[in-house]
RNA sequence: GAGAAAAUAUAAGCGCUGGUGCUUGCCUAAAUUAGUUGGGGUAAGCAGACGAGGAAGAGGUUUAUCGAAGCGUCAGCGGAUACCUCUCGGUCAUACUGGGCCGUUAGUAGUCGACAAAUCCAUGGGGUGACCUGCGGGACAAAACGACUGUAACAGUAUA
Numbered sequence: 001g002a003g004a005a006a007a008u009a010u011a012a013g014c015g016c017u018g019g020u021g022c023u024u025g026c027c028u029a030a031a032u033u034a035g036u037u038g039g040g041g042u043a044a045g046c047a048g049a050c051g052a053g054g055a056a057g058a059g060g061u062u063u064a065u066c067g068a069a070g071c072g073u074c075a076g077c078g079g080a081u082a083c084c085u086c087u088c089g090g091u092c093a094u095a096c097u098g099g100g101c102c103g104u105u106a107g108u109a110g111u112c113g114a115c116a117a118a119u120c121c122a123u124g125g126g127g128u129g130a131c132c133u134g135c136g137g138g139a140c141a142a143a144a145c146g147a148c149u150g151u152a153a154c155a156g157u158a159u160a
Stems, first nucleotide, its partner, number of pairs: 014078004019074001020047009030037002050067003056087005088103005093159006107151007120137002123134004
């Protein structure tokens, strides 16, 4: 360096869960002519956020950006690229110092433009079930972003 086998991993709008909701088995007592039904207990399970976007470094902080035909996407926990401070960096002609705005796509505001998945339709697989999962079809968003327009682009010293 190559090959083979096995195991593990594949997650960061991400993961988890003694609440909660739901399913199945068993036990229990109740109602019912019966089929059966709901209640309690118990065991094992299922669900618990749909995508877009997002990382200069360190520290700190906590309900961390954007929207969706979702609305249990309830509730709780952990994490986290959010935010704050400093450093570094970009920009304000250049260099240094200070200051402003930003973060390597490195001013800001408005208008316009572009982009998603779930839902939905069709179809397949797994599970007793709750439910899980694959493929295909068509649609829709905001922010970041792009275009246009407006606006900001400072002070001191030096240089041109």

The RNA shown here (glmS glucosamine-6-phosphate activated ribozyme aptamer) has 160 nucleotides and comes from a Bacillota bacterium. Taxonomically the source falls in Bacillota (Bacteria, Bacillati). The coordinates come from a structure-prediction model, not an experiment, and the mean pLDDT is 82. Its Rfam family is "glmS glucosamine-6-phosphate activated ribozyme aptamer". Rfam classes the family as a riboswitch. From the family's description: This entry contains a glucosamine-6-phosphate activated ribozyme that is found in the mRNA for GlmS. GlmS is an enzyme that uses fructose-6-phosphate and glutamine to generate glucosamine-6-phosphate. The sequence was found by an Rfam model in a public genome assembly.